The prediction has a mean pLDDT of 82. Predicted 3D model of a 73-nucleotide RNA (transfer RNA) from an Alphaproteobacteria bacterium. Its Rfam family is "tRNA". The sequence was found in a public genome assembly.
């Protein structure tokens, strides 16, 4: 400099052919224990990396930019 991947809860990662965002664990209550871990129930927690564009709608399409990793040279 070109190319190709990848960015989604605090971490780790789902999200099919565009229909309005999810589990795991972690954290916070609750049960249950003398108290504590475990186990079971439940809550919070997100301007989908950021701008723009298509569309009645966009995490998904289409693009400029950022970041991190691979190949080329």
């Nucleotide at each position: 400099a070109g190319g190709g991947g990848u960015g989604u809860a605090g971490c780790u990662c789902a999200g099919c052919u565009g229909g309005u965002a999810g589990a795991g664990c972690a954290u916070c209550g609750g049960u249950c224990u003398c108290c504590a871990a475990a186990a079971c129930c439940g809550a919070g927690g997100g301007u989908c990396g950021c701008g723009g564009g298509u569309u009645c709608a966009a995490a998904u399409c289409c693009u400029a930019c950022c970041g991190c990793c691979c190949c080329u040279g």